Background: The part of an RNA shown here (large-subunit ribosomal RNA, domain VI) has 264 nucleotides and comes from an uncultured Mollicutes bacterium. It matches the Rfam family "Bacterial large subunit ribosomal RNA". The coordinates come from a structure-prediction model, not an experiment, and the mean pLDDT is 89.
[in-house]
Context: one part of a larger RNA
RNA sequence: CGUUGGAAAAUUGAGAAGAUCUGUCCUUAGUACGAGAGGACCGGGAUGGACUUACCUCUGGUGUAUCUGUUGUAGCGCCAGCUGCAGUGCAGAGUAGCUAUGUAGGGAAUGGAUAACCGCUGAAGGCAUCUAAGUGGGAAGCCAACUUCAAGAUGAAUUUUCCUGUUUUUUAAAAACUAAGAUCCCAGAAAGACUAUCUGGUUGAUAGGCUAGACGUGGAAGCGUAGUGAUACGUUGAGCUGACUAGUACUAAUAGAUCGAGAG
Numbered sequence: 001c002g003u004u005g006g007a008a009a010a011u012u013g014a015g016a017a018g019a020u021c022u023g024u025c026c027u028u029a030g031u032a033c034g035a036g037a038g039g040a041c042c043g044g045g046a047u048g049g050a051c052u053u054a055c056c057u058c059u060g061g062u063g064u065a066u067c068u069g070u071u072g073u074a075g076c077g078c079c080a081g082c083u084g085c086a087g088u089g090c091a092g093a094g095u096a097g098c099u100a101u102g103u104a105g106g107g108a109a110u111g112g113a114u115a116a117c118c119g120c121u122g123a124a125g126g127c128a129u130c131u132a133a134g135u136g137g138g139a140a141g142c143c144a145a146c147u148u149c150a151a152g153a154u155g156a157a158u159u160u161u162c163c164u165g166u167u168u169u170u171u172a173a174a175a176a177c178u179a180a181g182a183u184c185c186c187a188g189a190a191a192g193a194c195u196a197u198c199u200g201g202u203u204g205a206u207a208g209g210c211u212a213g214a215c216g217u218g219g220a221a222g223c224g225u226a227g228u229g230a231u232a233c234g235u236u237g238a239g240c241u242g243a244c245u246a247g248u249a250c251u252a253a254u255a256g257a258u259c260g261a262g263a264g
Base pairs, nucleotide, nucleotide: 001152005163006162007161008160009159010158011157015149016148017147018146021049022048023047024046025045026044027043033038051106052105053104054103055102059100060099061098062097066093067092068091069090070089071086072085073084074083075082076081110144111143112142117137118136119135120134165177166176167175168174169173181259182258183257184256185201186200187199188198189197206252207251208250209248210247211246212245213244216240217239222235223234224233225232226231
């Protein structure tokens, strides 16, 4: 821009894309078959490999604004306690998020038309013949079925709901204010290069803060006691705690602006 008034939702599915894999074991059954050796079809069950989708409960990884220990050095006047720098100084753990080697699932069943092939009936051609008329079976393949996208499917589909007031003019048409609704703008994240999408904008929990909790770390500082002291113990599962979960308007989403119908 179109879809022939303007919007907000919910659908249909023409069409397109993806997937389609396979082993071993048990059983049927040491049965059918076979002199024996050997050894099934069909059917039922279990468990793997590779591939693939989703996710983070578990097992792990990462986790440079979490916690702790610690070396050297400098600073905060000194002690104590902290902070800077040294690859995050080094080391031990680790939340959220992201992840695989982790967890869960998938390729199942079924129908239709068929290929090779196997048939039935059956003439031309008194027989025979699956074929000429007619009519069955038959594959991991084909069409459906499964998953995803999908009405620009210009053949532009369907359903529901909402708005259809007003003004001006040379009244055929044009311009303008608006309606439903949307956007700008702002707070953001389940989203993200930008955009878009999504959640919100005071009739508000959108982000931050605060409060409480979870997770993590692992026993803060100060003080007391014991010891000459290093240190230990008590107060004390202490203190601290990014992203997690709730609550709470304290801070910031203010104020406002723009677009948006004239159809049958």
Record summary
The sequence was found in a public genome assembly.